[in-house]
C1' cells in the first nucleotide's frame, strides 16, 4: 500500500490531563463544530459485537475476557448513471434539477489471503 469480502439511518463523555488552530478522513460546492479550547495524544468511563470464545450445526444465539473499531450532524448533504413523483401543460418529447427511490464511484471499519 494494493486485492477480496461484510457492514456503514442504530448506539456510546458537555468526563479528567495534554497541546494550541484548525476540523468533519479523496477532492470540490454547501453546511456545520471549534481559543466558552475543536482535532490529535494520554488516562479513565460508555457503546457496538467485526476476529478470537462457547451453544447450535443453519443464514442463527450467548457473554465482552483479549484484537480492534467507535463515542455531533445518514459515510453532515451534494457532485455519476437509472427510474419515480410534481409543475410547465395541453396528445407525445423536453425543460426544472424542486422532492423520492436504487445503483455506480469514493470513503472509513473489520475480517481473509498473499
Nucleotide at each position: 500500500g494494493g486485492c477480496u469480502u461484510a457492514u456503514c439511518g442504530a448506539g456510546a463523555g458537555a468526563a479528567g490531563g495534554g497541546u494550541g488552530a484548525g476540523g468533519g478522513u479523496a477532492c470540490u460546492g454547501g453546511c456545520c463544530c471549534c481559543g466558552c479550547g475543536a482535532c490529535c495524544c494520554c488516562u479513565c468511563a460508555g457503546c457496538a459485537a467485526c476476529c478470537g470464545g462457547c451453544c447450535a450445526g443453519g443464514a442463527g444465539g450467548c457473554a465482552u475476557c483479549g484484537g480492534u473499531g467507535c463515542u455531533a450532524a445518514u459515510c453532515c448533504c451534494a457532485g455519476c448513471a437509472g427510474g419515480g413523483u410534481a409543475a410547465u401543460a395541453g396528445g407525445a418529447a423536453g425543460u426544472u434539477c424542486a422532492c423520492c427511490c436504487u445503483g455506480a464511484c469514493g470513503g472509513a471499519u473489520g475480517a481473509g489471503a498473499g
Predicted 3D model of a 114-nucleotide RNA (SAM riboswitch aptamer (S box leader)) from a Clostridia bacterium. It was read from a public genome assembly, where an Rfam model found it. Its Rfam family is "SAM riboswitch aptamer (S box leader)". From the family's description: The SAM riboswitch is found upstream of a number of genes which code for proteins involved in methionine or cysteine biosynthesis in Gram-positive bacteria. The model forms 97% of the base pairs in the Rfam consensus. The coordinates come from a structure-prediction model, not an experiment, and the mean pLDDT is 81.